[in-house]
Context: one part of a larger RNA
Molecule: small-subunit ribosomal RNA, 3' major domain
Organism: marine sediment metagenome
Order: sequence, then C1' cells, then structure tokens
RNA sequence: UGACGGGGGUCCGCACAAGCGGUGGAACAUGUGGUUUAAUUCGACACUACGCGAGGAACCUUACCUGGACUUGACAUGCUUUUGACCGUCGUAGAAAUACGAUUUUCUAAGCUUCGGUUUAGACAGGAGCACAGGUGCUGCAUGGCUGUCGUCAGCUCGUGUCGUGAGAUGUUUGGUUAAGUCCUCUAACGAGCGCAACCCCUGCUGUCAGUUGCUAUUUGUCUUCGGGCAAAGCACUCUGAUGGGACUGCCUGGGAAACCAGGAGGAAGGUGGGGAUGACGUCAAGUCAUCAUGGUCCUUAUGUCCAGGGCUACACACGUGUUACAAUGGUCGAUACAAAGGGGUGCGAUACCGUAAGGUGGAGCAAAUCCCAGAAAGUCGAUCUAAGUUCGGAUUGGGGUCUGCAACUCGACCCCAUGAAGUUGAAAUCGCUAGUAAUCGUAUAUCAGCAACGAUACGGUGAAUACGUUCUCGGACCUUGUACA
Repeated sequence: UGACGGGGGUCCGCACAAGCGGUGGAACAUGUGGUUUAAUUCGACACUACGCGAGGAACCUUACCUGGACUUGACAUGCUUUUGACCGUCGUAGAAAUACGAUUUUCUAAGCUUCGGUUUAGACAGGAGCACAGGUGCUGCAUGGCUGUCGUCAGCUCGUGUCGUGAGAUGUUUGGUUAAGUCCUCUAACGAGCGCAACCCCUGCUGUCAGUUGCUAUUUGUCUUCGGGCAAAGCACUCUGAUGGGACUGCCUGGGAAACCAGGAGGAAGGUGGGGAUGACGUCAAGUCAUCAUGGUCCUUAUGUCCAGGGCUACACACGUGUUACAAUGGUCGAUACAAAGGGGUGCGAUACCGUAAGGUGGAGCAAAUCCCAGAAAGUCGAUCUAAGUUCGGAUUGGGGUCUGCAACUCGACCCCAUGAAGUUGAAAUCGCUAGUAAUCGUAUAUCAGCAACGAUACGGUGAAUACGUUCUCGGACCUUGUACA
C1' cells in the first nucleotide's frame, strides 16, 4: 500500500422487512448428472453450467457407431506428362457410394494444305506423377477476436508541486449534498484524463409541412333493411412521417453560507418524466482452438474423404428450468365487443364448394397503410353443471385418418372416435416482482419442407397489493481501526 475481521461509523441495492404470485408434492415437455450402449458426438459446472452453444437432430445437419468404398483425394494453387474428350441420357450389378456397358461427343487462334486433314499455342475435361491438400485431432494454462461476472457499482488514474531516507502519501481527505469522485465548501495542493451526466433511439403533449393505399366533420349524387353502404368534392379530425417547440429547479414560499432540500403554482409531463442502447482501470490463468483466425504438436492408403443404416430420442434413478392442473373468481354450450406489432413471391392465399375435423378442390386479390395470414383471447350477455376424483383434470393406450417430405419403423406434427392415470394446493427449503410493474389473457416473428415451441424474442388487452423501517440475512461503496496475511 492492499486484502481480511463473528472491529467501529456513514450509506446504498426487491438485500431484509411489508405484500402478491410461484418453485419444492402430481403428470408431461425440455436440459443435465448417472447408468446403459457398437455409438448414445463435443463443449458449458456455485453465484457467472443445467429450455445453455442448438433462432428448430427422420435423411441431410453430424462432428459419434457399424459396414461398404477412395488415396493428389470432397476443396485450392502450381509444375511435368498423356488423352480428346468430359458432362449428360439409358441399361446391368449394388443398400448406396461406385463399377461396367451402350449412346452422345469438343471449341478458339495461327501456320501448312491435295480443303479430307495435319502441326503449334491456348481454353475445357479426364488419366498418370510431384509439390501439396485435408483434420469439428490436442493444447482457451501459448494466443487474437468475442463473451460472462463483480456492476450501470462510482469508482480508476495522470502531470506539476509539496511531504517522506524509502516503499509511498497528498490531490481522491473534512463539513454538507446527490442516483453519481454529482455539486458546494474547507483545504499543500493546482489542474487534467478514463468513467458519471449530457449528446443517440423509442414513448408521453403540441405547432408547421405533406395527404395515398390512410381519414370522413361538412357538401353533392345514388342505393337503403333508415343502422348505413358506394361515388365525387375535402385534408377539418384520426393516423402516417419529416422537421420544430416543450422541462431548465425557469417561477413562488420556507430552510440553508452555498450546493441543495421540502412544499406550491402553471403544465400533457416536475425535479434523471418512463423505457432502451451505452459497461471505466481491472478481477476470476472465468468461457470459447467446435463460429472464425492462429503458434506449437500429432495423423497422412488415415485422426483425411464418400456412401448406406443406426445413434445423438436409450432409462432403475437424481437435479435444474418450464407447461398443464388439482376447479364454481370455475368447466361446457350459444350469442356478441374491443388491439398492437409482425410476415408474405419456390410466398400469403380470400369468396365459394366438399369433409365431424385435421384438411381438400379451386383460385379472386396482393411485391402490399390497398390484398392475404386474421377468428384476437381474457371480457360482456344468456343457458347448464352443484361440491363429486365430478360435465374438474387431461396423462396413457387402442382404432381410424390428414399433411409435409425420396422416405414418418426406430423417430414428425395435427384431427376424429374410444380410453380416462396421477393430482383435492404441496415438508425442510427456496425464487421473482415497487406500476401500466406483478399476476393474468391472447397475437406475431426468427429458425423452418415439416416439426417434437409448453422454448426464445417481440406485441398489445385486463390490471393489483405493499414498503413501518434498516435491528437482522446477502452483496456493495467511503472513512477509520487491528493484523503472526501478500
């Protein structure tokens, strides 16, 4: 100087407390451990691994296993040599890779030419040979890059000066204040840098400009089931999107030396308005050689490459994360209302018809503020069930189908009929959340032929309770103190 303390002081955080809803019990989904296996590819392991890499494993992917094949190679560049084809199509063998056979069959320029060809050079393709290719093999403790975490915590440093023999100190401390090393004040310090804040994006109010595909107040025409529809004017309103304004403790009162704090006014918004992006010096030899790049090392008729099938989906068990429930604030049936944000050309696919349905037939419109996906659901109104393992719950299993796709056996999703398991609110323990939040309800998208999505990421609808307070638990910041630690 740090680090640590079951030392002290001050302060903060959904850290506790106060509340609301969960997990832990059940079934299923998914990841992991273990076990099994020919293989169950690999990585990730307290917080910071475990719905994680994977934003989509039937083949492919795929790295694993079994078997069948290849050896200048599936891919790149160069050289030597050789052939004039190769590719494609068809057939045979085969699980395919592949092998064999048939068929098909070159081009450009120049020279010579008997115009038939021939020689040289080049392109393209095949064969042989050589340099080399290739490796998701190892080392993240050789590395770059990227990332997690402490932590969006308020810290981390430097120049000059001063103090100290020196390591170092001071500045960065004191007293206030703040979300903040934010600002004020004091001051052997005076300044400065990286962080904080602001500048950026979305959202909340509003002016101007613009007005189709959006809007419809007003006017006209027309149709009308008198609700309204259509058309033409129109851009007032809504909306869209470009550019401005607006909030600054600016004003008032009180306190204070100031910074600032408490209250008030006006205002759509008030003291950082709400949300996002943004992550200082560093820590954990944290993670990743399997995104990529890369040093070293290893393999080179194999640890490389191609193919078929299998596996990654196994199952006594253990754990994590979720979904659905255990019901009446509910289930079922009928009627009916209101979103936002996305996506669409090998695409989205309407009206109509067929089917109980999944879906099928068909094809209008739409490269989309125009058309389509598209029915929002919870909600509201009415009916029914009546406390029961039930009209709760839906696992499991049997049968029949639909769709995608060469192909659904291992191993897809969905529909219909039947079946109708556990489960009656969950021990010890433990998690999230402070407001348009929790809880709850649907919608969309990426990936994607299809889908194991109950996941992830967005979007809107309905919409709470509680916070006395900082004694305690956890983590952190500053000052101070002790130390046999570095």